[in-house]
Model confidence (mean pLDDT): 85 of 100. Predicted 3D model of an 86-nucleotide RNA (c-di-GMP-I riboswitch aptamer) from Thauera sp.

Parts: sequence; C1' cells; structure tokens
RNA sequence: CGAGUACAAAGGCAAACGGGGUGAAAGCCCCGGACGCAAAACCACGGACCCCAAGCUGGACGCAGCCGGGUGGCCGGGCUCCCUCG
Repeated sequence: CGAGUACAAAGGCAAACGGGGUGAAAGCCCCGGACGCAAAACCACGGACCCCAAGCUGGACGCAGCCGGGUGGCCGGGCUCCCUCG
C1' cells in the first nucleotide's frame, strides 16, 4: 500500500424489548438486555427518511411551505483504526 479468506484470536460496539430521565415530537441519555456489526468509531457535506413546539410566510382556517430538530445501525462521501493475509 492492497485485500477480507473467518466457524479464527484478542478486545470493542449493542437492535428489539423493559425500567428511569429528557424533549412539542422525531429522537436522545443512563441501567438492564443482545438482533446483529470490521468500522454498528467519528463528521449531517450530498441524497433519502422521520419530526413540526416556538418563529416566519401563505391560507380555503382543515392546513401547506420555510426555518429548525433528528437518524452515522438507510446510502454515498470524508476521516481514523484492531486482527489476519499478500
């Protein structure tokens, strides 16, 4: 530098669900728990999806859009990394 052979070794993370907290909500945090994961580490840059309290705009007064919030365990991209093999 390249690759992931695997039922490998060592270590790591932790879905659903339950309890507690937080938030308008989506969601997030902590504890338990493991469906899975070689980047299921990190970054909302592009796409996708979820939310819509407050604020702004419009309104047919049902709401719609913007702003804003979120998912890195949806994909792409960026960036760092364990082991093994070459």